[in-house]
Molecule: transfer RNA
Organism: Pseudomonadota bacterium
RNA sequence: UUGAAAUUAGCUCAGUUGGUAGAGCAUCAGGUUGUUAAUCUGACGGUCGCAAGUUCAACUCUUGCAUUUCAAG
Numbered sequence: 001u002u003g004a005a006a007u008u009a010g011c012u013c014a015g016u017u018g019g020u021a022g023a024g025c026a027u028c029a030g031g032u033u034g035u036u037a038a039u040c041u042g043a044c045g046g047u048c049g050c051a052a053g054u055u056c057a058a059c060u061c062u063u064g065c066a067u068u069u070c071a072a073g
Base pairs, nucleotide, nucleotide: 001072002071003070004069005068006067007066010025011024012023013022019056027043028042029041030040031039049065050064051063052062053061
């Protein structure tokens, strides 16, 4: 320099025929137990990397930018 992939909750990830965002772990609260651990229930937590465009409607489609990874030279 060129090409490809990824970016979503504190962490690891799902969600890709466009229809209003989820799981596990972690944290907090409660139940159970003489206490802890384990287990069960609930809650908390996200302007979906940034910006623009298309659309009635965008995590999802298009374009640019940023960061990371891989490959080629």